[in-house]
RNA sequence: CCAGAAGGCCGGACGGUCGCCGCUUUGCAAAAAGGGGAGGAAAGUCCGGGCUCCCUGAAAACACGGUGCCGGAUAACGUCCGGGCACAAAGGCUUCGGUUUUUGUGACGGCCAGUGCAACAGAAAGCAAACCGCCGGCAGGCUUCGGCCCGCCGGUAAGGGUGAAAGGGUGCGGUAAGAGCGCACCGCGUUUCCGGUAACGGAAACGGCAUGGUAAACCCCACCGGGAGCAAGACCAAAUAGGGAGAGCACGCGGGCAACCGCAGGGCCUGUUUUCAGCCUGCUUUCCGGGUCGGUCGCUGGAGGCGUCGGGCAACCGCCGCCCUAGAUGAAUGACCGUCACCCCGCAAGGGGCACAGAACCCGGCUUACAGGCCUUCUGGCUAU
RNA sequence: GCCGGCUUAGCUCAGUUGGUAGAGCAGUUGAUUUGUAAUCAUCAGGUCGGGAGUUCGAGUCCCCCAGCCGGCACCA
Numbered sequence: 001c002c003a004g005a006a007g008g009c010c011g012g013a014c015g016g017u018c019g020c021c022g023c024u025u026u027g028c029a030a031a032a033a034g035g036g037g038a039g040g041a042a043a044g045u046c047c048g049g050g051c052u053c054c055c056u057g058a059a060a061a062c063a064c065g066g067u068g069c070c071g072g073a074u075a076a077c078g079u080c081c082g083g084g085c086a087c088a089a090a091g092g093c094u095u096c097g098g099u100u101u102u103u104g105u106g107a108c109g110g111c112c113a114g115u116g117c118a119a120c121a122g123a124a125a126g127c128a129a130a131c132c133g134c135c136g137g138c139a140g141g142c143u144u145c146g147g148c149c150c151g152c153c154g155g156u157a158a159g160g161g162u163g164a165a166a167g168g169g170u171g172c173g174g175u176a177a178g179a180g181c182g183c184a185c186c187g188c189g190u191u192u193c194c195g196g197u198a199a200c201g202g203a204a205a206c207g208g209c210a211u212g213g214u215a216a217a218c219c220c221c222a223c224c225g226g227g228a229g230c231a232a233g234a235c236c237a238a239a240u241a242g243g244g245a246g247a248g249c250a251c252g253c254g255g256g257c258a259a260c261c262g263c264a265g266g267g268c269c270u271g272u273u274u275u276c277a278g279c280c281u282g283c284u285u286u287c288c289g290g291g292u293c294g295g296u297c298g299c300u301g302g303a304g305g306c307g308u309c310g311g312g313c314a315a316c317c318g319c320c321g322c323c324c325u326a327g328a329u330g331a332a333u334g335a336c337c338g339u340c341a342c343c344c345c346g347c348a349a350g351g352g353g354c355a356c357a358g359a360a361c362c363c364g365g366c367u368u369a370c371a372g373g374c375c376u377u378c379u380g381g382c383u384a385u
Numbered sequence: 386g387c388c389g390g391c392u393u394a395g396c397u398c399a400g401u402u403g404g405u406a407g408a409g410c411a412g413u414u415g416a417u418u419u420g421u422a423a424u425c426a427u428c429a430g431g432u433c434g435g436g437a438g439u440u441c442g443a444g445u446c447c448c449c450c451a452g453c454c455g456g457c458a459c460c461a
Base pairs, nucleotide, nucleotide: 001381002380003379004378005377006376007375008374009373010372012340013339014338015337016336017335018334020037021036023034024033025032026031039356043367044366046365047364048363049362050361051229052228053227054226064225065224066223067222068221069083070082071081072080073079084108085106086105087104088103089102090101091100092099093098109220110219114218115217116214117213131160132159133156134155135154136153137152138151140149141148142147168186169185170184171183172182173181187209188207189206190205191204192203193202194201195200233297234296235295236294243288244287245286246285247284248283249282252263253262254261255260265281266280267279268278304323305322306321307320309318310317311316342353343352344351345350386457387456388455389454390453391452392451395410396409397408398407404441412428414426415425416424434450435449436448438446
């Protein structure tokens, strides 16, 4: 210098003109002046919390849901930090068995509590298993006497083949052939000791290998969790209709103690009229309470930002100082011009481009989208000293 | 703003202890018929919305994303 991986930060600047939405001041008002006005994700709504209402005497248990190595941070978390273990890549050392360094990744409790599942293939798939092969025994056939073929019984999991997976691996011994059958190393398990808060690590002894896989299968264990969400919720409150109370006026006929029923009267359905059927029915006025339309609050100063110092490996915490930085309601946050910066084209003049995306109660995270630029770390390559 | 559901062949839909993806209609070819329809036989058509993961194995289980649909103020 180039390429790749991981992480962090920025993601146009300044000025002018005309507009838009809140706030403050002045003003009776109209309006004027001053000052403020999107993001790292404002997004998805995937987690956690504040806040509000509902439920609830308190606590526990069951059910349901979630989380899952250990320790810490935090208001809390499935987030973050540190550590452990496993895996991958690259490099170093090596007695070639391994060991170690760096970086990255990990939904990383438990299938020796129980239950379930494994298609197809394969002889056999979870209480293992004999198809081929190998070996032994018994019997038969052929023969160029070197051997070859074949049947039955038994042994064998070393070899072949099937499968995602075949019940420790390598080597030596051993054996008829084999086999942890025996031994060494590695792996695994149990016990003890040591180190560590712990996860876990190390050492020794013992065990011949039991305990294959799957829990993003049911389940077990430990821990956590009431429900709904600002369209939560609180307040003010019109017209009309309906509800309740009072006052004035009116109150036909028949039945019934009454409630009420029938008839008559009035009203509704029609462009108009009549008949029939159905439904409604005292009139006027005053007051009260609830809800609707509409309005106000909730609403933004907060687990807030920046800086110094201190504690801590870190996440983070503490003290002090400074700062105020959007709050609409169907939607404000814009448009244009000039100069500069960056990228592309062009010899030049000049031309073009400048990502993803737009707050709606507020915070802490995660995830997803994102042109371009800067910084740090690691790995590889090239060049120079 | 908040809360739910769906996506499988051209169309409408099935698909559960995870094990070769199906049905009806539509389409192709053939038979039948003088011909068409109907009928019968036959064939084709699918990255199961997309991407990662768990698993030997995913339409199905888990996570992220996209598209579509629905509900939610007060209310006697």

Two RNAs folded together computationally: RNase P RNA and transfer RNA, 461 nucleotides in total. The prediction has a mean pLDDT of 75. It holds a member of the Rfam family "Bacterial RNase P class A". The family's RNA type in Rfam is ribozyme.